A computed fold for a 589-nucleotide part of an RNA from a Chromatiaceae bacterium, annotated as large-subunit ribosomal RNA, domain I. It matches the Rfam family "Bacterial large subunit ribosomal RNA". Its family is annotated with structural constituent of ribosome and ribosome in the Gene Ontology.
[in-house]
Context: one part of a larger RNA
RNA sequence: GGCUCGGGGUGGAUGCCUCGGCAGCCGGAGGCGAUGAAGGGCGUGCUAAGCUGCGAUAAGCCGGGUGGAGGCGCAACGAGCCUUUGAGGCCCGGAUGCCCCAAUGGGGAAACCCGACAGGCUUUAAGGCCUGUCAUCCCGCUCUCUUGCGGGAGGCUACACUCCGCGAAGCAAAACCUUUUAGUAGCGGGAGGAAAGGAAAUCAACCGAGACUCCCCAAGUAGCGGCGAGCGAACGGGGAAGAGCCUAAACCGGUAUGGUGCCAUGGUGGCGGCCUUAGCCAUACCGGGGUCGUGGGAUGUAUCCGGAGGAGUCCGCCAACUCCUCGGGGAGUUAUAAAGCUCCGACUUAGCCGAAGUCUGCUGGAACGCAGCGCCAUAGAGGGUGAAAGCCCCGUAGGCGAAAGGUCUGGAGCCUCCCUGGGAUACACUCCCGAGUACCACGGCCCCCGUGAAAGGUUGUGGGAAUCUGGGGGGACCACCCUCCAAGGCUAAGUACUACCGGCUGACCGAUAGCGCAUCAGUACCGUGAGGGAACGGUGAAAAGAACCCCGGUAAGGGGAGUGAAAUAGAACCUGAAACCCCGAGUCU
Numbered sequence: 001g002g003c004u005c006g007g008g009g010u011g012g013a014u015g016c017c018u019c020g021g022c023a024g025c026c027g028g029a030g031g032c033g034a035u036g037a038a039g040g041g042c043g044u045g046c047u048a049a050g051c052u053g054c055g056a057u058a059a060g061c062c063g064g065g066u067g068g069a070g071g072c073g074c075a076a077c078g079a080g081c082c083u084u085u086g087a088g089g090c091c092c093g094g095a096u097g098c099c100c101c102a103a104u105g106g107g108g109a110a111a112c113c114c115g116a117c118a119g120g121c122u123u124u125a126a127g128g129c130c131u132g133u134c135a136u137c138c139c140g141c142u143c144u145c146u147u148g149c150g151g152g153a154g155g156c157u158a159c160a161c162u163c164c165g166c167g168a169a170g171c172a173a174a175a176c177c178u179u180u181u182a183g184u185a186g187c188g189g190g191a192g193g194a195a196a197g198g199a200a201a202u203c204a205a206c207c208g209a210g211a212c213u214c215c216c217c218a219a220g221u222a223g224c225g226g227c228g229a230g231c232g233a234a235c236g237g238g239g240a241a242g243a244g245c246c247u248a249a250a251c252c253g254g255u256a257u258g259g260u261g262c263c264a265u266g267g268u269g270g271c272g273g274c275c276u277u278a279g280c281c282a283u284a285c286c287g288g289g290g291u292c293g294u295g296g297g298a299u300g301u302a303u304c305c306g307g308a309g310g311a312g313u314c315c316g317c318c319a320a321c322u323c324c325u326c327g328g329g330g331a332g333u334u335a336u337a338a339a340g341c342u343c344c345g346a347c348u349u350a351g352c353c354g355a356a357g358u359c360u361g362c363u364g365g366a367a368c369g370c371a372g373c374g375c376c377a378u379a380g381a382g383g384g385u386g387a388a389a390g391c392c393c394c395g396u397a398g399g400c401g402a403a404a405g406g407u408c409u410g411g412a413g414c415c416u417c418c419c420u421g422g423g424a425u426a427c428a429c430u431c432c433c434g435a436g437u438a439c440c441a442c443g444g445c446c447c448c449c450g451u452g453a454a455a456g457g458u459u460g461u462g463g464g465a466a467u468c469u470g471g472g473g474g475g476a477c478c479a480c481c482c483u484c485c486a487a488g489g490c491u492a493a494g495u496a497c498u499a500c501c502g503g504c505u506g507a508c509c510g511a512u513a514g515c516g517c518a519u520c521a522g523u524a525c526c527g528u529g530a531g532g533g534a535a536c537g538g539u540g541a542a543a544a545g546a547a548c549c550c551c552g553g554u555a556a557g558g559g560g561a562g563u564g565a566a567a568u569a570g571a572a573c574c575u576g577a578a579a580c581c582c583c584g585a586g587u588c589u
Base pairs, nucleotide, nucleotide: 001588002587003586004585005584006583007582008581009580015574016538017537020509021508022506023505024504025503026502027501028500029498030497031156032155039100040099041098042055043054044053046078050074051073061094062093063092064091065090066089070082071081072080105114106113107112115134116133117132118131119130120129121128122127136153137152138151139150140149141148161192162190163189164188165187166186172179176226202209203208213240214239215238216237217236223231224230244490245489246488247434251288252287253286254285255284256283257282258281259280260279266275267274268319269318270317271316272315273314293468295433296432297431298430299428300427301426302425303424304423305422307326308325309324310323311322312321313320327420328419329418330417331416332415340414341413342412343411344410345408346407347406348405349404351400352399353398357373358389359372360371361370362369374391375390376380382394383393384392439463440462441461442460443459444458445457446456449475470485471484472483473482474481525532526531545573548560549559550558551557
């Protein structure tokens, strides 16, 4: 020095564990903000730092509820306090809430500097302090060219979902230019708890359907396509859900303005009177009317049906009409008109009750184990307890509960609206039925559709209709036939998503795994910056965390003693592999 065996050290693998993660399901909630958000800075304790909470009233103040013996957060010790006159805890409501930040009096290198006006406090005074107001834009009303009042916006939030506008490239085509990637990524805008869409100028096929949205099939079909790569419907069927409405116009009335107009017209009809800038035309606004495709509506005439009372329509009478009140009927705040209030109920934001062994013996440090004998069960989910517990604890099944706040597309009443007051039928064919629109052309885009035989949708430019004897569609176009009414608007549910809250689940992970983060992590650290981005879990059942003695520097560290089941469980603490180091023994050279 090698090898082997044994003992230790180092090291932190492995096993076991889990306060943390991952993926999903169900439900809730789906917003916060000038009443100053999100996010921060700085403070705040008997306290040096950190986290958490809070804000100069500062781990808190006030009220209500719950709860019932302890409490003064993580977090020990000491000191001092609070509490059955009900503390601490938990829930609801309120108060306070420095400075920065949309930041908004002005400025600014965020958490700072400097003001104006009004009121107040203080000071001899200068000065200092406190409270309130003072940004910009939009809308409405107002205002002597510009003032005042009222309302609103701004920013953040899930790289989510949604709609609209603008809109790539790497790539694929085995090159590449049409094409593809893809209307994707990205950017901008708007919004909601969903959004969008939506009540047929739709489809269909000579049969018929009957708003929209979503899912399954149809179907990788029909098609499109340098007919390459690729892209890719609809009809129809089956489901989820289910809901329909309001306007514009014709016509009637009113108000305002402008024009015109003096006895013509008009003032509801008849007769008699009376009035005359009351009339007529145009425009605007308001009220009534009206909303459809077996076309609908208006207007006129005729017929039929329809409670009571009162008032009015220049005067009197009759008729007719209008308005009001009562009665009867119906509906309603998610659209169909719209604001709520009260009561009740349900759910929710704290809680409460809740069965049955702690019986005997054994092992053990400890019984939840084993043996024996019992009991409950609408409860044998789960967790804890000194090992493995239905009956020890928390719970579980089941049941109960709210002063206050929230939600209800729950109920009732008040309330509000509608009908009765008008409606129906027939005839007339007088009027209306959404205009720079339809339609056409050119240039684009969207549709499965790449210009094609290219319909349909949309529109930048130009031209430019009609009102039912009208107009659109049925894939060039024409005819016949069928079907539907554009150029105004609203509309729940079924659908999408998950930052956040609750419950539950896992042939998901178990500390080099699982989120980057189980541990004070977007931290330490790196980078001028955008940005990048870690590591670190486990004594024990319980601190019982080693009094006292000894060595040592009043050390570090160790040896005794003691605790404990165990101390080779001693805090560098469960287990404690290997590399590597040391000691001892054997053997070889």